[in-house]
RNA sequence: GCCUCGAUAGCUCAGCAGGUGAGAGCAACGGCCUGAAGACCCGUGCGCGGCGGUUCGAGUCCGCCUCGAGGCA
Numbered sequence: 001g002c003c004u005c006g007a008u009a010g011c012u013c014a015g016c017a018g019g020u021g022a023g024a025g026c027a028a029c030g031g032c033c034u035g036a037a038g039a040c041c042c043g044u045g046c047g048c049g050g051c052g053g054u055u056c057g058a059g060u061c062c063g064c065c066u067c068g069a070g071g072c073a
Stems, first nucleotide, its partner, number of pairs: 001072007010026004019056001028044004049065005
């Protein structure tokens, strides 16, 4: 330098032929319980890497950039 894959919540990850609510588990916080704590139970989330483009509509498609993983040279 080229190719492929990836970037979504604090962490690990779903989300598929673009469509009326962006989710799960864990963690965190609040509540309940307890003498206190833990566990159980209930509840709480203005998170889609950046900038453009396509579209009535983009986490999803296209281009460029950034970062990460792998491969070729």